[in-house]
A computed fold for a 264-nucleotide RNA from a soil metagenome, annotated as Bacterial large signal recognition particle RNA. Its Rfam family is "Bacterial large signal recognition particle RNA". Rfam links the family to the GO terms SRP-dependent cotranslational protein targeting to membrane, signal sequence recognition and signal recognition particle, plasma membrane targeting.

RNA sequence: CGCGCUAAGUGGGGAGCUAGCGGUUCCCUGAACCCGCAAUCCGCUCUAGCGGGGCCGAACUCCUUCCCAAGGGGGUUGUGUUCGAGGUAGGGCUUGCGCACGCAAGCGAUGACGGCCAGGUUCCGCGCACUGGGAGCCUGCGAACCGCGUCAGGUCCGGGAGGAAGCAGCGCUAAGCAGCGCCUCUCAGGUGCCGCGGGUCGACCUGGCCCGAGUGAGCGUCGCACCGCACCGCCCCGAGCCCGCCUUCGACGGAGGGUGCGCG
Numbered sequence: 001c002g003c004g005c006u007a008a009g010u011g012g013g014g015a016g017c018u019a020g021c022g023g024u025u026c027c028c029u030g031a032a033c034c035c036g037c038a039a040u041c042c043g044c045u046c047u048a049g050c051g052g053g054g055c056c057g058a059a060c061u062c063c064u065u066c067c068c069a070a071g072g073g074g075g076u077u078g079u080g081u082u083c084g085a086g087g088u089a090g091g092g093c094u095u096g097c098g099c100a101c102g103c104a105a106g107c108g109a110u111g112a113c114g115g116c117c118a119g120g121u122u123c124c125g126c127g128c129a130c131u132g133g134g135a136g137c138c139u140g141c142g143a144a145c146c147g148c149g150u151c152a153g154g155u156c157c158g159g160g161a162g163g164a165a166g167c168a169g170c171g172c173u174a175a176g177c178a179g180c181g182c183c184u185c186u187c188a189g190g191u192g193c194c195g196c197g198g199g200u201c202g203a204c205c206u207g208g209c210c211c212g213a214g215u216g217a218g219c220g221u222c223g224c225a226c227c228g229c230a231c232c233g234c235c236c237c238g239a240g241c242c243c244g245c246c247u248u249c250g251a252c253g254g255a256g257g258g259u260g261c262g263c264g
Base pairs, nucleotide, nucleotide: 001264002263003262004261005260009055010054011029012028013027014026015025019045020044021043022042023041033053034052035051036050037049062258063257064256065255066254067253071249072248073247074246075245076244078243080241081240082239083238084237086235087234088233090232091231092229093228095225096224097223098222100221101220102219103218106215107214114210115209116208117207118206119205120204121203122199123198124197125196126195127194128192129191130189131188132187133186134185135184136183138179139178140177141176147172148171149170150169155164156163157162
């Protein structure tokens, strides 16, 4: 150097699952034999999917170390952003106040504003009146016997004189019923152009007195205050996402090293 073989290779990685590992699944890398099996999963128990069939083959290809680094996992009081919960009254809105300022309807020398007084509206008590209920008073009716009076007839007692009870009738009355509203008492009131006394007297109305020229609803500006509202801002907490940083695994790629047998 040539030929024929063999070990190895024929993709790898992250997440997830799992006691753990490999595979199926999802994703990255990027080009990489085929068939059957697998998520309420398949296989295995230590490095490898299991079963079957091909290709390549000791180096561009296999093994290994380092570098770079796509991408994934974890962390983050780093920044930004979107939500959620709580707080805060700085802005905004709302409310009130001001010997403030401005505009200004109206009122005002027939006296405004302000001050004082009286009365009314309001509350309590009493009186009077009214209305209604009840009771009394008055009138009438009102008892077969068990109410009263008088008791014909009849009955009873008595020798007689005489006496007794008593039905019907008549008269009267009780309970009760009805009437009457004149009068008396009592109770009540969504009753009153009524009277008396007292309370409150803030507000309004009416009237009177004092003073003597302004007053002024409302609106705006400013200031102050407090109450309220979380729309904006701010603070704090939590969640998601983008970017950044730290850490971990790490494909592809790059560099270095290593690894057979037989024959000619």
The RNAcentral record of the sequence draws on MGnify.